[in-house]
RNA sequence: UCUUAUUCAGAGUUGGCGGAGGGACAGACCCGAUGAAGCCCGGCAACCAUCACUUAAAUAGUGAAAAGGUGCUAAUCUGUUGCAAGGAUCAAUCCUUGAACAAUAAGA
Repeated sequence: UCUUAUUCAGAGUUGGCGGAGGGACAGACCCGAUGAAGCCCGGCAACCAUCACUUAAAUAGUGAAAAGGUGCUAAUCUGUUGCAAGGAUCAAUCCUUGAACAAUAAGA
């Protein structure tokens, strides 16, 4: 970089170290010395892997467990608006669908 899947829910109201930044990007709106990022610990989930069952069989489906490889762990859960189409409204504004971009997993 490409392909496929997911972007619902869940997880420290008080852990330790650390010290000023952070929520991808831009805008908005927020979080932060009553302590940000990062690291460790704890936790959540169950994508891969594992086990059992279904099946003619499986690279398919269902379930279990959570020791392993990852991931995640502020927010009416801002993937909030960002491009396009449609709908409601006098309007402000709001809602729906899709795309783009982004993130994660597995594969190439």
Source information: The RNA shown here (SAM riboswitch aptamer (S box leader)) has 108 nucleotides and comes from uncultured Lentibacillus sp. The model forms 97% of the base pairs in the Rfam consensus. The coordinates come from a structure-prediction model, not an experiment, and the mean pLDDT is 78. Rfam family: SAM riboswitch aptamer (S box leader). Rfam's curators write: The SAM riboswitch is found upstream of a number of genes which code for proteins involved in methionine or cysteine biosynthesis in Gram-positive bacteria. The sequence is in RNAcentral, with records from MGnify.